[in-house]
C1' cells in the first nucleotide's frame, strides 16, 4: 500500500433511523448483621473524532484516528 471486519459505561455485552441508551460483574450509599462475608434497595457511569443524508442518526454515506484479519 489494497481489500475486509470492528470501535458503546472501568470490563464484558445488547441496540437492523424515533431507546429515558438496556444487561452483568465492578464501584459508591443506605438496609440487614455485634462485626465481616453473602443477601435487598437506591444511585453514579458510555455511542473513537469531524462532516454529510435525513423532520429525526448509536444506526445510513464520506473522511481521519484507533485495533483485527487477509492479499502483496
Nucleotide at each position: 500500500g489494497g481489500c475486509c471486519c470492528c470501535g458503546u459505561c472501568g470490563u464484558c455485552u445488547a441496540g437492523c433511523g424515533g431507546c429515558u441508551a438496556g444487561g452483568a460483574c465492578g464501584c459508591g450509599a443506605c438496609c440487614c448483621u455485634u462485626u465481616c462475608a453473602a443477601g435487598g434497595u437506591c444511585g453514579a457511569g458510555g455511542u473513537a473524532g469531524g462532516g454529510g443524508u435525513u423532520c429525526g442518526a448509536u444506526u445510513c454515506c464520506c473522511c481521519u484516528c484507533g485495533g483485527g484479519g487477509u492479499c502483496a
Molecule: transfer RNA
Organism: Phycisphaerae bacterium